[in-house]
RNA sequence: AGAGUUUGAUCCUGGCUCAGGACGAACGCUGGCGGCGUGCCUAACACAUGCAAGUCGAGCGGAGACAGUGAGUAGCUUGCUAUGAGCUGUUUUAGCGGCGGACGGGUGAGUAACGCGUGAGCAACCUUUCCCAGACAGGGGAAUAACACACCGAAAGGUGUACUAAUACCGCAUAAGACCACGGGAUCACAUGGUUCUGGGGUAAAAGAUUUAUCGGUUUGGGGUGGGCUCGCGUCCGAUUAGGUAGUUGGUGAGGUAACGGCCCACCAAGCCGACGAUCGGUAGCCGACCUGAGAGGGUGAUCGGCCACAUUGGGACUGAGACACGGCCCAAACUCCUACGGGAGGCAGCAGUGGGGAAUAUUGGGCAAUGGAGGAAACUCUGACCCAGCAACGCCGCGUGGAGGAAGAAGGUUUUCGGAUCGUAAACUCCUGUACUUGGAGACGAGUAGAAGACGGUAUCCAAGGAGGAAGCCCCGGCUAACUACGUGCCAGCAGCCGCGGUAAUACGUAGGGGGCAAGCGUUGUCCGGAAUAAUUGGGCGUAAAGGGCGCGUAGGCGGCUCGGUAAGUCUGGAGUGAAAGUCCUGCUUUUAAGGUGGGAAUUGCUUUGGAUACUGUCGGGCUUGAGUGCAGGAGAGGUUAGUGGAAUUCCCAGUGUAGCGGUGAAAUGCGUAGAGAUUGGGAGGAACACCAGUGGCGAAGGCGACUAACUGGACUGUAACUGACGCUGAGGCGCGAAAGUGUGGGGAGCGAACAGGAUUAGAUACCCUGGUAGUCCUAGCCGUAAACGAUGGGCACUAGGUGUGGGGGGACAUUCCCUCCGUGCCGCAGCAAACGCAUUAAGUGCCCCGCCUGGGGAGUACGGCCGCAAGGCUAAGACUCAAAGGAAUUGACGGGGGCCCGCACAAGCAGCGGAGCAUGUGGCUUAAUUCGAAGCAACGCGAAGAACCUUACCAGGGCUUGAAAUCAUGGUGAAGCGGCGGAAACGCCGUGGCCGAGAGGAGCCAUGACAGGUGGUGCAUGGCUGUCGUCAGCUCGUGUCGUGAGAUGUUGGGUUAAGUCCCGCAACGAGCGCAACCCCUGUCGCGUGUUGCCAGCAUUCAGUUGGGGACUCGCGCGAGACUGCCGGCGUCAAGCCGGAGGAAGGUGGGGACGACGUCAAGUCAUCAUGCCCCUUAUGCCCUGGGCUGCACACGUGCUACAAUGGCCGGUACAACGGGCUGCGACGCCGCGAGGCGGAGCGAAUCCCUCAAAGCCGGCCCCAGUUCGGAUCGCAGGCUGCAAUUCGCCUGCGUGAAGCCGGAGUUGCUAGUAAUCGCGGAUCAGCACGCCGCGGUGAAUACGUUCCCGGGCCUUGUACACACCGCCCGUCACACCACUCGAGUCGUCUGCACCCGAAGUCGCCGGCCCAACCCGCAAGGGGAGGAGGCGCCGAAGGUGUGGAGGGUAAGAGGGGUGAAGUCGUAACAAGGUA
Repeated sequence: AGAGUUUGAUCCUGGCUCAGGACGAACGCUGGCGGCGUGCCUAACACAUGCAAGUCGAGCGGAGACAGUGAGUAGCUUGCUAUGAGCUGUUUUAGCGGCGGACGGGUGAGUAACGCGUGAGCAACCUUUCCCAGACAGGGGAAUAACACACCGAAAGGUGUACUAAUACCGCAUAAGACCACGGGAUCACAUGGUUCUGGGGUAAAAGAUUUAUCGGUUUGGGGUGGGCUCGCGUCCGAUUAGGUAGUUGGUGAGGUAACGGCCCACCAAGCCGACGAUCGGUAGCCGACCUGAGAGGGUGAUCGGCCACAUUGGGACUGAGACACGGCCCAAACUCCUACGGGAGGCAGCAGUGGGGAAUAUUGGGCAAUGGAGGAAACUCUGACCCAGCAACGCCGCGUGGAGGAAGAAGGUUUUCGGAUCGUAAACUCCUGUACUUGGAGACGAGUAGAAGACGGUAUCCAAGGAGGAAGCCCCGGCUAACUACGUGCCAGCAGCCGCGGUAAUACGUAGGGGGCAAGCGUUGUCCGGAAUAAUUGGGCGUAAAGGGCGCGUAGGCGGCUCGGUAAGUCUGGAGUGAAAGUCCUGCUUUUAAGGUGGGAAUUGCUUUGGAUACUGUCGGGCUUGAGUGCAGGAGAGGUUAGUGGAAUUCCCAGUGUAGCGGUGAAAUGCGUAGAGAUUGGGAGGAACACCAGUGGCGAAGGCGACUAACUGGACUGUAACUGACGCUGAGGCGCGAAAGUGUGGGGAGCGAACAGGAUUAGAUACCCUGGUAGUCCUAGCCGUAAACGAUGGGCACUAGGUGUGGGGGGACAUUCCCUCCGUGCCGCAGCAAACGCAUUAAGUGCCCCGCCUGGGGAGUACGGCCGCAAGGCUAAGACUCAAAGGAAUUGACGGGGGCCCGCACAAGCAGCGGAGCAUGUGGCUUAAUUCGAAGCAACGCGAAGAACCUUACCAGGGCUUGAAAUCAUGGUGAAGCGGCGGAAACGCCGUGGCCGAGAGGAGCCAUGACAGGUGGUGCAUGGCUGUCGUCAGCUCGUGUCGUGAGAUGUUGGGUUAAGUCCCGCAACGAGCGCAACCCCUGUCGCGUGUUGCCAGCAUUCAGUUGGGGACUCGCGCGAGACUGCCGGCGUCAAGCCGGAGGAAGGUGGGGACGACGUCAAGUCAUCAUGCCCCUUAUGCCCUGGGCUGCACACGUGCUACAAUGGCCGGUACAACGGGCUGCGACGCCGCGAGGCGGAGCGAAUCCCUCAAAGCCGGCCCCAGUUCGGAUCGCAGGCUGCAAUUCGCCUGCGUGAAGCCGGAGUUGCUAGUAAUCGCGGAUCAGCACGCCGCGGUGAAUACGUUCCCGGGCCUUGUACACACCGCCCGUCACACCACUCGAGUCGUCUGCACCCGAAGUCGCCGGCCCAACCCGCAAGGGGAGGAGGCGCCGAAGGUGUGGAGGGUAAGAGGGGUGAAGUCGUAACAAGGUA
């Protein structure tokens, strides 16, 4: 620091996801040790049991115990025992009293608050204990617990009477000082005021204990500590919460408090808070800090520390220095427990522990030794604070599970191309070490003291001995991301963080081997930050990706020209205070190291305060004119409103002329018309709109504005420079304007025209087209308030090359085609910007100011709520759920019922066919035991088949074989093979016979066994090879350069030309390759050479080129020549080339063939062959017999023969070429009507044979007829091949004579020696040809032309396609699931308001009853003070009523989302077929 994922690829936008770190964690697998930490995040749920706050006898009176002493008493052995008041000492402590239980410990419910943080203030306050200083403590009094007695109660507990003490309580005295009110003075100040001096007056104190050291008590001042209150600033989300508030805001007075204050009360006033977000709702303890981050920031608020709040829930006060009090009190409520039913008791959010909840969180441990706390003079006591130990890998840190050597690279595992590779120096083995372990021994620091005191703990640590011993797992290995093979599985089982894997070779599932990573842990899950610049202050955007408000006016607010002066709020700078400690960071020290501990420093970015600076901003004051505005002078304009006027056209009405149609369409029909339409002429009515002018012309803020005239009226522009003097820009809310459609009222209504009707179209046609036609369109004064309200571009100002149009004005004296200038409106274009497209002085450039808006797609501009509206609806505006994308621009293709150019038997023009018939053949289908398999649009279907009776043969039935029919090897055995017989359909089996070669070793053969063979079994979607096809189409690419961020482009496009990317020219391209062409073969002309088996002109000869001879000719073979747009003319760019001509056998590639670029179709073939993998192994192999591949209701393809007279038949007669031939071709002769047979010459072939070619020509018959056409079918008789023609061959003769009279829709071939027609040959082959491959004979017609169909090439255009139009894709319906909305209601929760009841308690009043201290009184008694009790205000819980909010649930209703192969259509993407 980035990466993966949208695409065929690219760039951008944008979301999702990953790699990092962290955790009070949990879960899975695993688990050796130690150190330091941490450990109920959930139910502030309920709690058994124990402990967690006591202490002081040096405050007090008792009571008890012990010791001593001991008056007295009793007994008697008269000096002993027992008892024993009192006293003394020690000691215990229930009570009174004091101090402390307000600290320490827990929790986070509540709280959005001066609660917390930070900084100030209190001239408005308190402070036990502590420290310092000052002044004091004199003299009295009355009670009361304990205890005792009596009584009540189950208990808890209580009552009465009587006694008693104090450092308990109460008067009196004293009063430096304090406090209170009053008087006088000084001084300070910060609003009330503060401080101080002084006068007299008033008020209030005290306690003692003791070991004589001290410790206490009262009062005052000061200090310290702790607290209270107030203020500035900061402190979460929601505006679908916008108004809130009656003690509310303020005042006066009184009360209350330690103290200010509506804190409380009475009265008076009507304020106070709020878009700088009040109120309401939701959520939450806050901070130091912690996690993350480069930082800014974001998240968190466990442990430790500070503050706050709470203590079952709610309310209340008492005591006290301090509480409204966790282990105190009272009341109410819920719950639990006890009960004798009358009443009582309780509060673990202290430490342990229990139940419960939960994914989940520990011991009912030890000790006060240390630190700290309470009390005490102290010893000391108490202390679940604390220090330790236990449990838990929960975290961090450290250590170990051994080290060195060790190759026969062992065994074994895995894999393999069988060679090997790998686990792997790994192991074994040898030699060591001793962290840890075991045993034995020694043994702390923590305890600094005068002394004592150690829970941890016989722990840490040290020494010695023993012996590798007990100690490794987890995750991952497709990419991201480090690490690969085998097997299993077969869209199954499963994986998955994202992309995505799995449908028979899965590095992605499972297992194994191997590897990678981390390691006593490793993974997973959850959460937070990061990456995410994906909320953008640092640090984003808004033309088309999400995003500019439809437009203006303007409020608050934000921002604001030049200049001078003041001020110093912002700003900058220095000082001071504070920013606790801990933590983080730096740096020392210390645990052997580390984590950890500890010292110092930095930092704590902040706040407060003070001094200074004054450029900028603010503020105050003065000035200026350039911003802005005004005046004056002009011209332009569909700017707006109102009234009036005009002509053209449509329609309608009337009348005339006139007759059969009009109208409408792709074509029609509906419609109109003989009752006279349409057409035409004249007259009239009415409504709406304003042709030409007219223009990327004008005006307006936008919407928008178009005949003419008038009136009223807004704005802009130009010129001028007289006036004002910053008066400006923007603009949340607000107000206004706002196309069309729509809406309510009243009019109007010609044309047009939703709805509707009819006619067409269509599979349908609720559409497109046609004929009609109502709302509406128009007017009126209203409503609505939207739009692709678009330049998809908010407004303002300034700046930044130009060029060229155009509208309005001004200037250059006049004129002007010209120049300058201002404002507007277009186009092109530089810099710059931009993802690109593009923008570019009219910015999308460079800057500043203000507003609006965006943050993945869908759900959804929807639901709910609110506001607006008559309604329609508008504005505001979510969530659940779901997806891994949705998008923008550009690129290359492909496609288009887009365009341009151009080819091709593509159409057209022709000729002959096919489609109809019969037959042949192939295919589908059906059938079958089997009808083996493959081929499937073109490009499967007379295809693999160039030849299925057996064989072939792969199929079926049956009979057999099992190392096999054929191959290689090994081991063992062995009288080979063969022959004969029998069984059998054969294969085969059985029996008999036979007895190999070699001297031997051994070999051949056979048998057995084992390796193995074999498979036309599967996969052509694992492959090689071969082939088809586009297509003989003219294309397909590369190097370098250039352009582009890039995909890519350029080149290859363009202008010509060609059969051609053929060539020429041009050009940021220049070259090159594969294709094209040529080179090869056949053919057409000529020459040369050669001359048999070929040829024969002349000579001779013959029946015959038969022979002699000849080489001229034909022909064969070979070698050459020839054709190149070379020549001429024209056209063309002076080119390429085209047209015409000459010559030539041939002319513009002469004709034909071979030859097939990059690639496409997962095209075809595993059944030609080869081959990976899988499968079969007495069978999916092999042999045999028979059957099948030939089956037949049908359907299709390809052919043959025909339907006849351009013909058929008969007779006669002429002319080929390519080929083939020895188990062959077979002359010739004979036989047979014939197929053929019998003999059989010649020929391995330019020699002989196949081999008479046929159509043709000549002659004859037929006479238009299902025929003398046609030959199917069937019968009979034969022939041939073959082991064998029944299933199932071919041929012959005779007989039979079917369909068929030229073929619907549709469709095929062919452009010249072609089509058509005629025969011939060959391969295969025993035989079988209408097929196939070749050959020659005869031999046409037509092509205007490229509009259309098909295919193709190039350029261009659109695209939402890229599996590429056989593409993509929309909506309803049906089914399943999910979340949501509405919903008669219903259930509980929270909450406002009103009223009722009213506990405890404070306060107030009363207080007839009670009543120690003081007063009067000798006393009795009285008085005062106080109390019980009563009343009142307030008041929790509770009750009643009525609102609000959010939630659960619900018959039913609604849309939405999702879901490999459902239904209907075809809306969109191409002009998507109606843009």

The RNA shown here (small-subunit ribosomal RNA) has 1475 nucleotides and comes from a metagenome. The RNAcentral record of the sequence draws on SILVA. The prediction has a mean pLDDT of 85.